[in-house]
Context: one part of a larger RNA
């Protein structure tokens, strides 16, 4: 250190957890929402009528699934394959550009039309999914009108602009308070593009390049540009390392170091790239779009063999690979996001919980007294004794922790509802009420009782720590020097000791 392995293991807090196969994926969930845009309206409840007592019809309440339409799905989440590049970092430029929602300001919001889904009637297919007919609505679509600080053209110009002409718009809903719609300008936010400088290794890679380098014109784009095309010229890059090859996402940072530096880019934040491999565009303010479309390919699955379906580098989970990396958990309570006037709905973002000594920090496994230095035991011995050892027993005490009793949060204030106040009349404000996944958790408290809790490595020198037995160049040890061939402080065991401690060693790797 994102570690792994061996032995061992009491607790709490904080963090982290597929570094390998960007390998293949069963199953569930991860993006919906709006009825205050539109048509239509199931179940259920209820009333009346009818009844062959099964039910049926009509009305009311009700509002599901689906459909048209709007906004969102380009955010959030994942991964690092590719990329040595204006990709990233930093500093500039954009008189060469765009920007939905939001804010400010001004003006407008008039009239008309044709369809289409749903529904209904047929019909094809095993399915996926269709086909035909009839007919309907809209904030869906189209036309007309109106038009300026928009666009285009002409003229004038003090180069700021001015004048004239032409062209382009809208959508309604309403509880009547508003909410929307269209045009233009400015802002805000987010982006696009260009440039200077910096950004790995190899010269056992020395020449490379034809849209190549430049020009004119056109096309295309939000916009510049060989971006693309036609024509013209022959340029352009390169030992200040082109081209080629290898490796690699970049940065803030992180580790180490007195620093210079060296190494690194996991978690978190910013940028980039990718979404089974490759390509293409459509829609849209924004994508060439992870849970959208089409085509090719590989693979998997279904099939009635005619044809179809799929994409976890989202969260869990499975298989495989591997020394190795977790739950098919809870909640939208908070924060944030989408839609909605709101209530609210959705949210594997997020907040939490579970697993793992993976790391960091903290706590505990008792405290004080207690020598006949007790007995017994292990070990050593010169057999006198020494050592284990204040260790134990014993006495007194404590209760962190543990078990037990009772209480029990903060995180919540908003939105919304009720009451009141202020005015600028649709906003603000005061009081009350509602809302907690985590969680009966943290924390506080009663009682009990030393009670529930210590290992690992090492002891020849480096390097803190020594004796005995066994073995006999055997078995073995070993980071280096080196130990072992009969008295081994170096092998194996024991007693003793040393060092760290819920860890201790080993391995790998960086300084």
């Nucleotide at each position: 250190u994102g570690a792994a392995c061996g032995c061992u293991a009491g607790c709490g807090g904080g963090a982290g957890g597929c570094u390998u196969a960007a390998u293949a994926c069963a199953u569930g969930c991860a993006a919906g929402u709006c009825g205050a845009g539109g048509g239509a309206g199931a179940a259920a409840u209820u009333a009346u009528u009818u009844u062959u007592c099964g039910g049926a019809a009509u009305g009311a309440u009700g509002g599901a699934a689906a459909c048209c339409g709007g906004c969102g799905c380009a955010c959030g989440g994942g991964u690092g394959a590719g990329u040595a590049a204006c990709g990233c970092g930093u500093a500039c430029a954009u008189u060469a550009c765009c920007u939905a929602c939001c804010g400010u300001a001004u003006a407008c919001u008039g009239g008309g039309g044709a369809a289409u889904a749903g529904c209904c009637u047929u019909u094809g297919g095993a399915a996926a999914c269709g086909a035909a007919g009839a007919g309907u609505a809209a904030u869906a679509c189209c036309c007309c009108a109106u038009a300026g600080u928009a666009u285009c053209c002409a003229c004038c110009u003090u180069c700021g602009g001015g004048u004239g002409g032409a062209u382009u718009a809208a959508a309604g809903c309403u509880c009547c308070g508003g909410c929307g719609g269209u045009a233009u300008a400015c802002g805000a936010u987010g982006g696009g593009u260009g440039u200077g400088c910096g950004u790995a290794c190899u010269a056992u890679u020395a020449g490379g390049u034809a849209g190549u380098u430049g020009g004119u014109g056109a096309g295309g784009u939000a916009a510049u540009g060989g971006c693309u095309c036609a024509c013209c010229a022959a340029g352009c890059c390169g030992a200040c390392g082109a081209u080629a090859g290898u490796u690699a996402g970049g940065g803030g940072g992180c580790g180490u170091g007195a620093g210079a530096g060296c190494g690194u880019g996991g978690c978190c934040c910013c940028c980039c790239a990718c979404a089974c491999g490759g390509g293409u565009a459509c829609u849209g303010a924004g994508a060439c779009a992870c849970g959208g479309a089409c085509c090719c390919g590989a693979c998997u699955c279904c099939u009635a063999c005619g044809g179809g379906a799929g994409g976890c580098a989202g969260c869990a989970g499975u298989a495989a690979g591997g020394a190795a990396u977790a739950u098919u958990g809870g909640a939208c309570a908070a924060u944030g996001g989408g839609c909605g006037a709101a209530a609210g709905c959705c949210u594997g973002a997020u907040c939490c919980a579970g697993c793992c000594a993976u790391c960091c920090c903290g706590c505990g496994u008792g405290u004080a007294g207690g020598a006949u230095g007790a007995c017994a035991g292990c070990c050593c011995u010169a057999u006198g004794g020494g050592u284990u050892g204040u260790a134990a027993a014993c006495u007194a005490c404590u209760u962190u922790u543990g078990c037990u009793u009772g209480g029990g949060a903060a995180g919540a204030a908003a939105c919304c509802c009720c009451u009141g106040g202020a005015u600028u009349u649709a906003u603000c404000u005061a009081g009350g009420g509602c809302u907690g996944a985590c969680g009966g958790u943290a924390c506080c408290u009663u009682g009990c009782g030393a009670a529930u809790a210590a290992g690992c490595a090492c002891c020849g020198g480096c390097u803190a720590a020594c004796u005995c037995c066994g073995u006999g160049c055997c078995a073995g040890c070993a980071g280096c020097c080196g130990c072992g061939g009969u008295a081994a402080u170096a092998c194996g065991g024991a007693g003793g000791g040393u060092g760290c401690a819920a860890g201790c060693g080993u391995u790998a790797u960086c300084c």

Small-subunit ribosomal RNA, 5' domain from an uncultured prokaryote, 511 nucleotides, folded computationally. RNAcentral holds the full RNA, with entries from ENA. It matches the Rfam family "Bacterial small subunit ribosomal RNA". Gene Ontology terms of the family: structural constituent of ribosome and ribosome.